[in-house]
RNA sequence: GCGGAUGGUCGGGUGGCCGCGCGACAGAAUCGUCGUGAGGAAAGUCCGGACUCCAAUAAAGACAACGGUGCCGGGUAACGCCCGGCCGAGGAGACUCGAGGGAAAGCGCCACAGAGAACAGACCGCCCAUCAUCUUGGGUAAGGGUGAAACGGUGGGGUAAGAGCCCACCGCGGGGUUGGCAACGGCAACGGCAAGGCAAGCCCCACCGGGAGCAAUGCCAAAUAGGGAUCACGCAUAUGGCAUCGCCAAAAGCUCGUCUUGGCUUAUGUGAUCCGGGUAGGCAGCAUGACCGUUAUGGUAACAUAACGGCGAGAUGAAUGGUCACCACCUUGUGGCACCGCUGCAGGGUACAGAAUCCGGCUUACAGGCCAUCCGCACCA
Numbered sequence: 001g002c003g004g005a006u007g008g009u010c011g012g013g014u015g016g017c018c019g020c021g022c023g024a025c026a027g028a029a030u031c032g033u034c035g036u037g038a039g040g041a042a043a044g045u046c047c048g049g050a051c052u053c054c055a056a057u058a059a060a061g062a063c064a065a066c067g068g069u070g071c072c073g074g075g076u077a078a079c080g081c082c083c084g085g086c087c088g089a090g091g092a093g094a095c096u097c098g099a100g101g102g103a104a105a106g107c108g109c110c111a112c113a114g115a116g117a118a119c120a121g122a123c124c125g126c127c128c129a130u131c132a133u134c135u136u137g138g139g140u141a142a143g144g145g146u147g148a149a150a151c152g153g154u155g156g157g158g159u160a161a162g163a164g165c166c167c168a169c170c171g172c173g174g175g176g177u178u179g180g181c182a183a184c185g186g187c188a189a190c191g192g193c194a195a196g197g198c199a200a201g202c203c204c205c206a207c208c209g210g211g212a213g214c215a216a217u218g219c220c221a222a223a224u225a226g227g228g229a230u231c232a233c234g235c236a237u238a239u240g241g242c243a244u245c246g247c248c249a250a251a252a253g254c255u256c257g258u259c260u261u262g263g264c265u266u267a268u269g270u271g272a273u274c275c276g277g278g279u280a281g282g283c284a285g286c287a288u289g290a291c292c293g294u295u296a297u298g299g300u301a302a303c304a305u306a307a308c309g310g311c312g313a314g315a316u317g318a319a320u321g322g323u324c325a326c327c328a329c330c331u332u333g334u335g336g337c338a339c340c341g342c343u344g345c346a347g348g349g350u351a352c353a354g355a356a357u358c359c360g361g362c363u364u365a366c367a368g369g370c371c372a373u374c375c376g377c378a379c380c381a
Stems, first nucleotide, its partner, number of pairs: 001377010012327007020037006039352001043363002046361005051213004059261005066209005071085005086100001087098004101204002106202002108198003123144002125140005152170006171193001172191002176187004217284004227275007239249004251266005291310008328350010
């Protein structure tokens, strides 16, 4: 200097005039002053929660169904997220990716081709009967072929030709020892060692999980029809007990799928189903938060603790805009210079994209600029 990888950050600014939303102050009101007004993703609605209700007239436990996660350790309110490791795959490397438990519990699939696709298998070939050929028979699975994949690999010995048949190394296996919290790794020996792949096929195992959602929910005002029908249980002189008008038990019903325990209601009652009608208003929820920033300490880190400082939109058919000027960055043309670049003039452009209860993540989109670290190549000193 060029190329690559990883992480972070900005992504327009300033001023004038006019026009909007919210808050505070002042003010009878109009009006005025001050402050403030979209994001790193506000997007997707893919995860996790806070909060509200079901519901203190209730839940606890167990089971089932359904869903989620899936190596180890840590972080967090929690997570399918983040950090650090292990193993595997890709890459020359920095790095990136992994739907990372179980295939000897069972079921299932591996098309076509091929002899044969998981207790498989002989098409070509090789060897023998055989001096040569044909036929036939026997042996073989090292060579070739088919295929995504062929029942360990390479080399040697041995054999009629071959084969873990034997040997060396690699691979695999269970044990020993050693490092590590662990996943897992190292070392030495032993064992010829049949049993492929797919579980992002069903399944098995371990762990986790109530439902609905700010159109939640609460208050005020107003309005309608405190409407109608059907069914079930039960009552209508309701059962039993007692400390007697009350309590307890039973029975029926409710308590999100079942069961147990528990709770509630019960006599013009309880529950279920269907039809019909009214409510389109206002206020709250509504932004002080698992919040943000700086510093210190601990930790490899994610992060935790402490101190100090800050308050950064709250609309409701939906505000944050329009215009003028200058600046910033990029780019084109053209000139100058001390020419890797700087500078003058003119022109053009400035990405993705808009809050709606809030927060922690993930994923996706993004013109251009800046910073840091690492890898590779070339050159110079």
Model confidence (mean pLDDT): 77 of 100.
Bacterial RNase P class A from a Paracoccaceae bacterium, 381 nucleotides, folded computationally.
The sequence was found by an Rfam model in a public genome assembly.
The organism belongs to Paracoccaceae, within Bacteria.
It matches the Rfam family "Bacterial RNase P class A". Rfam's curators write: Ribonuclease P (RNase P) is a ubiquitous endoribonuclease, found in archaea, bacteria and eukarya as well as chloroplasts and mitochondria. Rfam classes the family as a ribozyme.